[in-house]
RNA sequence: CCCGAAAAAGGCAAACCAGUCGUGAGGCUGGGACGCAAAGCCACGGGUCUCCCCCUGAAAGAGAGGAGACAGCCGGGCCACCGAAG
Numbered sequence: 001c002c003c004g005a006a007a008a009a010g011g012c013a014a015a016c017c018a019g020u021c022g023u024g025a026g027g028c029u030g031g032g033a034c035g036c037a038a039a040g041c042c043a044c045g046g047g048u049c050u051c052c053c054c055c056u057g058a059a060a061g062a063g064a065g066g067a068g069a070c071a072g073c074c075g076g077g078c079c080a081c082c083g084a085a086g
Stems, first nucleotide, its partner, number of pairs: 002086001003083002011036002016031006034072001040078003044075003047070006054063001056061001
């Protein structure tokens, strides 16, 4: 360094509920634990989602553009606790 133990210490916290902010996706705080060895950080590539706008359409919907959300969707980048076996 890889790796990740029926190990120890410590950590995070899905759904859901309450409060709050946001048009919204969602964010934050508290409760709560499904899970997590990077479930720490970064929207860089892909993806999903939201709002606005344009265009087409009878409608449903498709498409272009803009602004956003998600790091617990995948990849990538940065940093990091512990230490059995190999």
Molecule: c-di-GMP-I-GGC riboswitch aptamer
Organism: Polyangiaceae bacterium